[in-house]
RNA sequence: GCCGGAUUAGCUCAGUUGGUAGAGCACAUCAUUCGUAAUGAUGGGGUCAGGUGUUCGAAUCACCUAUCCGGCA
Repeated sequence: GCCGGAUUAGCUCAGUUGGUAGAGCACAUCAUUCGUAAUGAUGGGGUCAGGUGUUCGAAUCACCUAUCCGGCA
C1' cells in the first nucleotide's frame, strides 16, 4: 500500500426481506432471613463509533472518516 471483518446498555452479545432498540450478567429498590448469601418482584441505564446521503421511515442500504483484528504484498 491492497483486501476482508468488527464497533449496539457498565461487561459479553443478539437484533440483516428497512417499520416501537433487546437478552444475560452487573447495578438500585422492595420482599424473604436474626443477619448475609441465594431466590423472587420491580426499576434505572443507549447520540446503535462519528459524519453525509437515499427513503414517508435507517442499528439495518450507499459513501467518507476513526479505532481494533486478520490476510496479502
This is a predicted structure of a 73-nucleotide RNA (transfer RNA) from Woeseia oceani. Its mean pLDDT, the model's own confidence on a scale to 100, is 81. The sequence is in RNAcentral, with records from Rfam. The source organism's lineage runs through Bacteria, Pseudomonadati, Pseudomonadota, Woeseiaceae and Woeseia.